Description
Predicted 3D model of an 88-nucleotide RNA (c-di-GMP-I riboswitch aptamer) from Cohnella luojiensis. Its mean pLDDT, the model's own confidence on a scale to 100, is 88. NCBI's taxonomy places the organism under Bacteria, Bacillati, Bacillota, Caryophanales, Cohnella.

[in-house]
């Protein structure tokens, strides 16, 4: 420097729950609120997961029913990257 991760500091992020706006949904933005987190900073690059307008197929036909992400999740694992303090 890097690494792994005590203590202590200076912070920081904000989960369900409400209100509300966007969206077929899953989810997401705002506002309040703190379960919690050394990256719960960021990136949809791998994998898993959730969602199913649109397309597909089934059904005489219709309710529906399956299948599938271009969607979505970074607080599901991985990986990239960019950061705080400093023991052993």
């Nucleotide at each position: 420097a890097g690494g792994c991760g005590a203590a202590a500091g200076a912070g920081g992020c904000a989960a369900a729950a409400u209100c509300u706006c966007c969206g077929a949904a899953a989810g997401g933005g705002g506002a309040u609120g703190a379960c919690g987190c050394a990256a719960a900073g960021c990136c949809g690059u791998g994998g898993g997961u959730c969602u199913a307008a649109a397309g597909c197929u089934c059904u005489a036909a219709a309710a529906g029913a399956g299948c599938u992400a271009c969607g979505a999740u970074u607080g599901c694992c991985a990986g990239g990257u960019u950061g705080c303090c400093c023991a052993a």